[in-house]
Context: one part of a larger RNA
RNA sequence: GGGUAGUUAAGGAACUCGGCAAAUUGACCCCGUAACUUCGGAAUAAGGGGUGCCAGCGUGAGCUGGCCGCAGUGAAUAGGUCCAGGCGACUGUUUAUCAAAAACACAGCUCUCUGCUAAGUCGAAAGACGAUGUAUAGGGGGUGACACCUGCCCGGUGCUGGAAGGUUAAGAGGAGGGGUGCAAGCUCUGAAUUGAAGCCCCAGUAAACGGCGGCCGUAACUAUAACGGUCCUAAGGUAGCGAAAUUCCUUGUCGGGUAAGUUCCGACCCGCACGAAUGGUGUAACGAUCUGGACGCUGUCUCAACUGCCCGCCCG
Numbered sequence: 001g002g003g004u005a006g007u008u009a010a011g012g013a014a015c016u017c018g019g020c021a022a023a024u025u026g027a028c029c030c031c032g033u034a035a036c037u038u039c040g041g042a043a044u045a046a047g048g049g050g051u052g053c054c055a056g057c058g059u060g061a062g063c064u065g066g067c068c069g070c071a072g073u074g075a076a077u078a079g080g081u082c083c084a085g086g087c088g089a090c091u092g093u094u095u096a097u098c099a100a101a102a103a104c105a106c107a108g109c110u111c112u113c114u115g116c117u118a119a120g121u122c123g124a125a126a127g128a129c130g131a132u133g134u135a136u137a138g139g140g141g142g143u144g145a146c147a148c149c150u151g152c153c154c155g156g157u158g159c160u161g162g163a164a165g166g167u168u169a170a171g172a173g174g175a176g177g178g179g180u181g182c183a184a185g186c187u188c189u190g191a192a193u194u195g196a197a198g199c200c201c202c203a204g205u206a207a208a209c210g211g212c213g214g215c216c217g218u219a220a221c222u223a224u225a226a227c228g229g230u231c232c233u234a235a236g237g238u239a240g241c242g243a244a245a246u247u248c249c250u251u252g253u254c255g256g257g258u259a260a261g262u263u264c265c266g267a268c269c270c271g272c273a274c275g276a277a278u279g280g281u282g283u284a285a286c287g288a289u290c291u292g293g294a295c296g297c298u299g300u301c302u303c304a305a306c307u308g309c310c311c312g313c314c315c316g
Base pairs, nucleotide, nucleotide: 001311002310003309004308005307006306007305008304010302011301014300019297027051028050029049030048031047036041038145052067053066054065055064056063057062080295081294082293083292084291085290086289087287088286092104093103108143109142110141111140112139113138114137120129121128122127146282147281148280149279151212152211153210156209157208158205159204160203161202162201165200166199167198171194172193176189177188178187179186180185213231214230215229216228217227240274241271252268253267254266255265256264
């Protein structure tokens, strides 16, 4: 000096990106227990009180008397609490070896395919799985408990359906033409006509891929614009939410908390660039999740000191 443990006056997060680490709490019994809630929970909520050993008695909880006031065993004994918010409903799963999460999965919801020799998958095939199943089944896509909901657009792309017309290959067809030959012929070319799916075309379809405007004017203070005009579009963003895991300007403005708050919470809405199963908004419970706060607690710190053990180095 390092490692690992133990203790510390006064203060108590002043440390720090951040209470990281440490400390507090802790077993059993009794009392007691809020908001909220899906009525199950939340809950060991919170917050209090008690506790040894031996003997006797009592059905029992326990009561009475005496004794100790020291520990022992073992690898090891044992929640800090509360408030508020984001995300994800939950238990689960994951980057073996820097990420455990808000990512994946999930039950539930929905779309779509599939009538059985099913669709789909593996396989040149045989065959197998699907399934010794049969649409309350099986495959695929999306969403992701639950509650309340899920608006408008089918112009583009996709899918489904349609089949009158247009286009369209090989094939069929063979008018006509070329070469050669005395000719028969051989050979080359070839118009019309005919000719499928597809495409064009016509519809449907958004819990299919996706999309969801601009400018100008207007009310008896001002401001604003319920209202009007106009251009464009397939249609111009509904409900709900909103400086948000989304807000550039921005530490927006107001309120709360602090003596002081770029974070946090509640609002506002001017949403650069939220928005409805690429789901929207809520939500009890849950979380080694992320964020803010309070109490308690502490060597994190003011500011350092001492001690045990181990290691390294130096000296003897």